[in-house]
Context: one part of a larger RNA
């Protein structure tokens, strides 16, 4: 390569929309490119096999044979797959009436706390720990009360609740705009599925420029612990945390489980919607769609464990993996201001 995998044993790409490709619902015609048969030429010898012979055998040689699984050409066959046409609604879409939702943009707005600042009342402590200290306080601090200032976050509600493709979203109002779920079965009439490369978004931290800092708070002083203590603890504090533009593009980016479809017991919970029936006390039960957990049957699985939300059973594609160390490192390519990302070895060695 082949096969065989890929929740934890190496292995699912953060994530999305989508280009090339690769695969594609149901019925008629037709075509005959794939596919089948039939026929013919062609596949040199030699060799492989098989049969007979020739050197005393043999190994070698000779002669027929089969075989070259193959590729052209005529000739047929229409189930599959492809093509042309037509048609169809059940796959997608659409409309048309409902619903819920921290989805996401900007903008106003709001109360509690923390600090800070003035202003009153008071006076010796206050902070802090395991105990202490450094620190703050007689220049009036802690408390306490009133008043102002700023910036950051949104208690309660809140829920294995709800949004979103991931990252992710949590005061209130209002502008914008994405998505979904249901119901009715009006339209379109396969318009789908996936998805290499490109390409958008992508938490934290970091990085430029400009603002802003109210709490924490890397580094970085200082006080303790200790045998030391470039830590834990305490007291301070800068970058940062935050907002505009831009760039980085990684994550345990995790369900450690790609995405679509169809199939294949059940119980209980719950969330949004439709529908019966009884209740008519705003609920009970039943049906159904759609999301979210629990446990569970066959299945599976090395076990855990999964188990109609699969990791069962199948199909389409797409990513990956192939013994550990060396290495996610070197070279050399792309990309970045930097930091460093991406791509990705080999020597050697168990």
């Nucleotide at each position: 390569c082949u096969g065989g995998g890929u929740g934890u044993a190496a292995a699912g790409g953060g994530u999305a929309g989508g280009u090339a490709g690769g695969c594609g619902g149901u019925c008629c015609u037709g075509u005959a490119a794939g596919u089948c048969g039939g026929g013919u030429g062609u596949g040199a010898a030699a060799g492989c096999c098989c049969a007979u012979g020739g050197c005393u055998c043999a190994a070698c040689c000779a002669u027929g044979g089969a075989a070259c699984u193959g590729c052209g050409c005529c000739u047929g066959a229409a189930a599959c797959u492809g093509c042309a046409a037509g048609a169809c609604u059940u796959g997608a879409g659409g409309a048309c009436a409902g619903c819920a939702g921290a989805g996401g943009u900007g903008a106003a707005u709001g109360g509690a706390a923390u600090u800070c600042c003035c202003g009153g009342u008071g006076u010796a402590a206050g902070g802090g720990u395991g105990a202490a200290a450094u620190c703050u306080g007689u220049a009036g601090a802690g408390a306490u009360c009133g008043g102002g200032a700023g910036g950051a976050a949104c208690a309660c509600c809140a829920g294995u609740g709800g949004c979103g493709a991931a990252g992710g979203c949590g005061a209130u109002u209002c502008a914008c705009u994405g998505g979904g779920c249901u119901g009715u079965c009006c339209c379109u009439g396969a318009c789908g599925c996936u998805g290499a490369g490109a390409u958008a978004c992508g938490a934290a931290a970091g990085c430029u420029a400009g603002g802003g800092g109210a709490g924490c708070g890397a580094a970085c002083a200082g006080g303790a612990u200790u045998a030391g203590a470039u830590a834990c603890c305490c007291u301070g504090g800068u970058a940062g945390u935050c907002c505009u533009a831009g760039c980085u593009g990684u994550a345990a980016a995790c369900g450690a489980u790609g995405c679509g479809c169809a199939c294949u017991a059940g119980g209980u919970g719950u969330u949004g919607g439709c529908u019966c029936a009884c209740a008519u006390c705003u609920g009970u039960g039943g049906g159904u769609c759609a999301g979210u957990g629990c446990c569970g049957u066959a299945g599976g699985u090395a076990a855990c464990c999964c188990g109609u939300u699969a990791a069962g059973u199948g199909c389409g594609c797409c990513a990956c993996c192939u013994g550990g160390g060396g290495a996610g490192u070197a070279c050399g390519g792309c990309c970045g201001c930097a930091a460093g990302g991406u791509u990705g070895a080999a020597a050697c060695u168990c």

This is a predicted structure of a 350-nucleotide part of an RNA (small-subunit ribosomal RNA, central domain) from an uncultured bacterium.
Model confidence (mean pLDDT): 89 of 100.